[in-house]
Context: one part of a larger RNA
RNA sequence: CUGGGCGUAAAGCGAGCGUAGGUGGCUUGAUAAGUCAGAUGUGAAAUCCCCGGGCUUAACCUGGGAACUGCAUCUGAUACUGUUAAGCUAGAGUAGGUGAGAGGGAAGUAGAAUUCCAGGUGUAGCGGUGAAAUGCGUAGAGAUCUGGAGGAAUACCGAUGGCGAAGGCAGCUUCCUGGCAUCAUACUGACACUGAGGCUCGAAAGCGUGGGUAGCAAACAGGAUUAGAUACCCUGGUAGUCCACGCCGUAAACGAUGUCUACUAGUCGUUGGGGAACUUGAUUCCUUAGUGACGCAGCUAACGCAAUAAGUAGACCGCCUGGGGAGUACGGCCGCAAGGUUAAAACUC
Repeated sequence: CUGGGCGUAAAGCGAGCGUAGGUGGCUUGAUAAGUCAGAUGUGAAAUCCCCGGGCUUAACCUGGGAACUGCAUCUGAUACUGUUAAGCUAGAGUAGGUGAGAGGGAAGUAGAAUUCCAGGUGUAGCGGUGAAAUGCGUAGAGAUCUGGAGGAAUACCGAUGGCGAAGGCAGCUUCCUGGCAUCAUACUGACACUGAGGCUCGAAAGCGUGGGUAGCAAACAGGAUUAGAUACCCUGGUAGUCCACGCCGUAAACGAUGUCUACUAGUCGUUGGGGAACUUGAUUCCUUAGUGACGCAGCUAACGCAAUAAGUAGACCGCCUGGGGAGUACGGCCGCAAGGUUAAAACUC
């Protein structure tokens, strides 16, 4: 020396599926590859170490020993790992009943509102602001009533609520479809976990082709404000926002917390399921899967976390290694492009 870490200091891939690989439940037998013991051979000499000897001493030279932690072979051991054979059911899964849900896709449909169009009533203002003006209006606006068109979004319920791997998902109905929870039996019999590459999904913006366009609104124009005002405020307004198909592949894609498993005080809510008790209720209790608040031990630099861990352990993957240069250059790969991804160095502090 055999490393320390990743909520906020640098560091968890945006998320999943899964190949190789790594790791893997209980019992019995076999084997003896790993592992352990003994033996034999070998491990040149010098060097290093120990005990001596020789140069006045030392460096140096030299005799002997030890060591050379290794390799091969043989003989044994069999707890653990591996391999193999047989079995098991506690992990995992299948079948059955029940249940909740904005989970996904498609089609249809409803009402409120904004805008516009036509018509009626009606007259001088409307609109907007801190105050104004641009703007709209006597060619009849705004207000109000009736009818119509069209697009987008679904008030209340609504939640500290639910579902989904994540992104995300909200009117109602129908069809197709994924996952989850729970109950009691039966079945399979380790079929499992993780996952380099790989593949798939992935908000918004953006891009391509074709539609659509009510409201909103980058850019843009005008009016204000101001010393200026390429802004904040106001009046307009095009891409876009919407749909179909195809790209893009990124976000403070956040719980800034990878996935899986086990264990470790409690208290109070809430959602879904199951069960029990009685005083049958706006009841109480038990249990299970989520989702919250607090809190002990423990952990933490502190803040805080605390059975939904950042506690105690195990398996596997990803990532970090002073600040800047720089998530940049070059090259590769991907992309229509925008750009994405992989990813330095000089120099400097």